Small-subunit ribosomal RNA from a metagenome, 1396 nucleotides, folded computationally. The sequence is in RNAcentral, with records from SILVA.
RNA sequence: AGAGUUUGAUCCUGGCUCAGAUUGAACGCUGGCGGCAUGCCUAACACAUGCAAGUCGAACGCGAAAGUCACUUCGGUGGCGAGUAGAGUGGCGGACGGGUGAGUAAUACAUGGGAAUCUACCCUGCAGUGGGGGACAACCCGAGGAAACUCGGGCUAAUACCGCAUACGACCCACGGGUGAAAGGGGGCUUCGGCUCUCGCUGUUGGAUGAGCCCAUGUCCGAUUAGCUAGUUGGUGAGGUAAAGGCUCACCAAGGCGACGAUCGGUAGCUGGUCUGAGAGGAUGGCCAGCCACACUGGGACUGAGACACGGCCCAGACUCCUACGGGAGGCAGCAGUGGGGAAUAUUGGACAAUGGGCGCAAGCCUGAUCCAGCAAUGCCGCGUGUGUGAAGAAGGCCUGCGGGUUGUAAAGCACUUUCAGUGGGGAAGAAAAGCCGGAGGCUAAUACCCUGCGGAUUUGACGUUACCCACAGAAGAAGCACCGGCUAACUCCGUGCCAGCAGCCGCGGUAAUACGGAGGGUGCAAGCGUUAAUCGGAAUCACUGGGCGUAAAGCGCACGUAGGUGGUUGAGUAAGUCAGAUGUGAAAUCCCCGGGCUCAACCUGGGAACUGCAUUUGAAACUGCUUGGCUAGAGUCCGAUAGAGGGGGGUGGAAUUCCAGGUGUAGCGGUGAAAUGCGUAGAUAUCUGGAGGAACAUCAGUGGCGAAGGCGACCCCCUGGAUCGAGACUGACGCUGAGGUGCGAAAGCGUGGGGAGCAAACAGGAUUAGAUACCCUGGUAGUCCACGCUGUAAACGAUGUCAACUAGCCGUUGGGUCCAUUUAAGGGUUUAGUGGCGCAGCUAACGCGAUAAGUUGACCGCCUGGGGAGUACGACCGCAAGGUUUAAACUCAAAGAAAUUGACGGGGGCCCGCACAAGCGGUGGAGCAUGUGGUUUAAUUCGAUGAUACGCGAAGAACCUUACCUGGGCUUGAACUGUACCUGACAGGUGUAGAGAUACACUCUCCUUCGGGCAGGUAUAGAGGUGCUGCAUGGUUGUCGUCAGCUCGUGUCGUGAGAUGUUGGGUUAAGUCCCGCAACGAGCGCAACCCUUACCCCUUGUUGCCAUCAGGUAAUGCUGAGCACUCUAGGGGAACUGCCGGUGACAAACCGGAGGAAGGUGGGGAUGACGUCAAAUCAUCACGGCCCUUAUGUCCAGGGCUACACACGUGCUACAAUGGCUGGUACAAUGUGAUGCAAGGCCGCGAGGUGGAGCAAAUCUCAAAAAAACCAGUCUCAGUUCGGAUCGGAGUCUGCAACUCGACUCCGUGAAGUUGGAAUCGCUAGUAAUCGUGGAUCAGCACGCCACGGUGAAUACGUUCCCGGGCCUUGUACACACCGCCCGUCACACCACGC
Repeated sequence: AGAGUUUGAUCCUGGCUCAGAUUGAACGCUGGCGGCAUGCCUAACACAUGCAAGUCGAACGCGAAAGUCACUUCGGUGGCGAGUAGAGUGGCGGACGGGUGAGUAAUACAUGGGAAUCUACCCUGCAGUGGGGGACAACCCGAGGAAACUCGGGCUAAUACCGCAUACGACCCACGGGUGAAAGGGGGCUUCGGCUCUCGCUGUUGGAUGAGCCCAUGUCCGAUUAGCUAGUUGGUGAGGUAAAGGCUCACCAAGGCGACGAUCGGUAGCUGGUCUGAGAGGAUGGCCAGCCACACUGGGACUGAGACACGGCCCAGACUCCUACGGGAGGCAGCAGUGGGGAAUAUUGGACAAUGGGCGCAAGCCUGAUCCAGCAAUGCCGCGUGUGUGAAGAAGGCCUGCGGGUUGUAAAGCACUUUCAGUGGGGAAGAAAAGCCGGAGGCUAAUACCCUGCGGAUUUGACGUUACCCACAGAAGAAGCACCGGCUAACUCCGUGCCAGCAGCCGCGGUAAUACGGAGGGUGCAAGCGUUAAUCGGAAUCACUGGGCGUAAAGCGCACGUAGGUGGUUGAGUAAGUCAGAUGUGAAAUCCCCGGGCUCAACCUGGGAACUGCAUUUGAAACUGCUUGGCUAGAGUCCGAUAGAGGGGGGUGGAAUUCCAGGUGUAGCGGUGAAAUGCGUAGAUAUCUGGAGGAACAUCAGUGGCGAAGGCGACCCCCUGGAUCGAGACUGACGCUGAGGUGCGAAAGCGUGGGGAGCAAACAGGAUUAGAUACCCUGGUAGUCCACGCUGUAAACGAUGUCAACUAGCCGUUGGGUCCAUUUAAGGGUUUAGUGGCGCAGCUAACGCGAUAAGUUGACCGCCUGGGGAGUACGACCGCAAGGUUUAAACUCAAAGAAAUUGACGGGGGCCCGCACAAGCGGUGGAGCAUGUGGUUUAAUUCGAUGAUACGCGAAGAACCUUACCUGGGCUUGAACUGUACCUGACAGGUGUAGAGAUACACUCUCCUUCGGGCAGGUAUAGAGGUGCUGCAUGGUUGUCGUCAGCUCGUGUCGUGAGAUGUUGGGUUAAGUCCCGCAACGAGCGCAACCCUUACCCCUUGUUGCCAUCAGGUAAUGCUGAGCACUCUAGGGGAACUGCCGGUGACAAACCGGAGGAAGGUGGGGAUGACGUCAAAUCAUCACGGCCCUUAUGUCCAGGGCUACACACGUGCUACAAUGGCUGGUACAAUGUGAUGCAAGGCCGCGAGGUGGAGCAAAUCUCAAAAAAACCAGUCUCAGUUCGGAUCGGAGUCUGCAACUCGACUCCGUGAAGUUGGAAUCGCUAGUAAUCGUGGAUCAGCACGCCACGGUGAAUACGUUCCCGGGCCUUGUACACACCGCCCGUCACACCACGC
């Protein structure tokens, strides 16, 4: 000293939470010793029992008993005990000490003052202490009562009581005078008269101590407590008190207190101090100390120096106890202790040894004050639980990537030590005395007594088995608690699976949890550690130090003005504030500093400083105040002008709407997105004339004017407020702000009375709609208008209080003044008062503000302190009402919020693109079939893919196999793999039998070797195996946005920052393509190009290709020789680059047109897929973490299934026919494929095909030929057909171990639906669509699918409004899981709080 938490991220505001310190604490776990402290915070609840205040015989009278001794008449008596115990009279003390904090907000406390007082015992001074008297207790007798106790009679003493005398002081006084005391006891001496000492007593002075009273200042919360007060305030007189005083009373006056908070309500003992804090403060008042109050509750007095009295009295009340029912007794908030309450707080201990107190001459007695001990880790402090060495880094545990790591020098082992605890022994200090003896001084007549020093002997310790010291033995008896996701130091494994649980805040847990529970390890503290509660801190989060109010909470709607606060300039005085010095006080303890004592420390103790305060006093006089005198710059008055929707009243005007009357005129009008309700043939709308009535004032009109704000708009008149300008004169601080208060205050609303044209809540109807109590339309009442009164609120906003001063500029505009120039109108400069736009500095979280401040300062007022609850409830005030003003709490959340940023989104805007729409062509959706999917079914119909981006997809080919599924039958180190150890040389193979087969059995057969072993098999063990789960643990691969033009970085700059800039802008492009501009300059991944193919040419090559020329040959053919020109093959080059020309453009990039060219503007096609998105797909291609199975979820086999079938969808094929079908004839391709293969010619079959086998590992041979559409000719003639071919019957072919479930094809026969397809929807922009056939992969066989090849070969695109998708810029946003977002209200259910 800060940190976490609002957001995708940022900055700010703002709350919540944490880290610290502390405690009279409690609870949980644990617990060795000692020292010093502390210990009912709750029920001021009730208390059993014991103790806590007595003492004095040196004030007084009385006075036992037990026991014992002696005598005895045996009844007793006497002595001692003993003048003892004891009670009584009397004195002193029970007013201290001890406890508690109920009450008390001032009869209190703190600090500082004051005068009208008392004070026992103590000290001091002065003066006395003479002489009498009468009683009452105790005691005795009697009586009553259960008891407590009481009553009657009689005796008696005193330091008890009462007079008399005296009166230095004292008190009263009318100044003459008057009043008022006493007590003796003890010791010594004595001539018995007395003397003396001492303790007392009386009066009085002073002191000390203690107490009473008064004053000032300070001392909690509430205004939802605003008025309180009749002894109240004062006076006079009297009474009363120790004492002033309404303290009390009589009379008189009407005062006193209060917004600087009276009164009332709530809470509370106050202080020194304590805790915290840097401090200022905040909280607190336990122990210790000072004061106060209280003593079962309330009241009262008595005694006394002192009380209205804790362990006294009286009365009342409650409660408890005793009782003979008549009556009595009691008061733990003393020490222990009990019950109760509570989370919670100790022993019915010892001693007066010390300190202190009471009484006493003293000895002494009493003392739960006190000193000690006991209990409690309640706190603080100290010590210990060992020390050194010790690597085989032991064992065990945990983790592991299996190598190891860690626990860990830790342990063991070896060598030492013995604090503390234990046992035994020794052993201080706390003790000073008093009393006794000796001796000295004082007093005295005195060597007595008494007092003060000195010396001596003896005695006194609860604690105490003390502290401390020594010896002995042995590592021996002694470590836990919390935490380990971030904050916050410390990490892994297992279990669990939004369960159990954790949590101070944020938040963890839904199958890989460092956050739950356990373990290992670690971190922190340590005889303690955590939790809970509480206080301060952090919190500048009530801000004096030290905050704010445009948008985060916060400026009253506006003004006037009271109290208050504050105030220009210059003198003089004063000294209240202020400053300085001194004095007194600020108790001690505490805190701090320096010392000292316990071994240290805690603790105790000496000294100092400090106690920031108050009071008194002496000075200073700058500033503020006060008094007084001036000034004119603030403020105001006078004079002259000016502008204005400023206000109030009265009058007048025209346009328009509506209505009424009349004229013309005829079928509609009106209204809407479209309509309808409505009006109209009873004459509307339209149009003309006349009239009525109400309301509002077009143009001018303007970020123009006026006003404090609300607000004010036709014109004229009357009344009236304010402002501005100019020049002087005058007053002389008269000013500013303003709690309460008063006034004004839009609209709506209310009351009374008018008025009512238009408009128009409510209401009615018509539409819209799922509904439409709305938006739209037709009507329409309050109201809007006027007068008078009320209401008192608005986003009453500049969301910005009023006043004053200062601080760069520039440009408008309104009203004045002045200067220049000017014929006028304009114009320029300057000044002043307004009103606007930019902008520097500065400020601000940013946005923004910026002389009209949100800048820099001053004065005063108002307001704020997380969100919700709530501007609500209750109360009070105001109002006719509606309602307004003032204004909480319970409860609940961890946020709510401001500004800005990046995205995303918008039925926001701008620009642009795409077969996106449009324009076209052809389809799908209807039919039949094929195929895939859903669903259903099933023993199984294995699994996956599911909007686009699943559905002829994985599957380039399920009859068995495949195969993962089902049923049944088998195997268990296993069908396949590796290592180790042991054993064997058999198994295997062949044949046969059983079986559905896997298998089983029988027979047969029987290794090699370099001796190391190899091979094969068996057994055992490590381990195999899994198409089991998790694609949301993953790698790899893939789809999609999208071949869309984007996505980023470095440096620089801007911004507090997130971020921005670059990448935006002007053009252009298919393109972030290029150019220009620009706080940017560059770069990367993408685009393009480089690659392949195709289109043209050239060179090379020339067989298996080719055939122009030459030759030969054939029925014919490059068939042959020769050749390589052409085609072609496959290598290498060339060619195209906006290169050239014209135009447009900005002299650019580029675009348009043209030429040339095979090709022209990326020539066509392909490959190529940025950063990323969809937790997209795939654990069943493969790989892989984790989990699961292990005589089974593995493996082998047979059969079945994946091919099911009411149905729904996707993708295709074939069609519905004449642009056609059928028959016949005639042409023209390209890519490919072939040895387990392709297979020619020939022969056979209607055909599928069979037979057979020339040729070919291929530019040679084959598939293969006849490409098919096309073309030519013929036929069919619009029909369910010579269309269409499904379905079914029969007969076959081929492949294959096997075509039943379940193959393809052929032939004959059969001949279904279907006549161009609803809503909807798909593809395609040129060699494309459409149409036609061909080949290949997979493959034994199986193709309408997929991939490839060529043939024929169109139509249309005006254009970008709309649908879909995308790109860029901009804007709004309360969205960020990002519009499939967010979110409001009602209802239902549950819970919480409050009320009934």

The prediction has a mean pLDDT of 85.